[in-house]
RNA sequence: GCCGAGGUAACUCAGCUGGGAGAGUGCACGGCUGAAGACCGUGAUGUCGUGGGUUCAAGUCCCACUCUCGGCA
Numbered sequence: 001g002c003c004g005a006g007g008u009a010a011c012u013c014a015g016c017u018g019g020g021a022g023a024g025u026g027c028a029c030g031g032c033u034g035a036a037g038a039c040c041g042u043g044a045u046g047u048c049g050u051g052g053g054u055u056c057a058a059g060u061c062c063c064a065c066u067c068u069c070g071g072c073a
Stems, first nucleotide, its partner, number of pairs: 001072007010025004019056001027043005049065005
C1' cells in the first nucleotide's frame, strides 16, 4: 500500500428486508435471611466510532475519515 471482518449500555454481544434501541452479566433499591450468598421483584443507563449524504424516516443504505483484528505484498 491492497483486501476482508469489526466499533451499539460499565462489560460480552444481538438488532433479520430502513420505521418500538434491546438481551445477558454487572450496578442501585426492595423482598427473603440473624447476616450474607443464591433466588424473586422493580429501576437507571446509550452522541449506535467521527463527519457528511440519501430518505417522510438511518444502528441499518452511500461517501470520506479514524481505531481494532486478520490476510496479502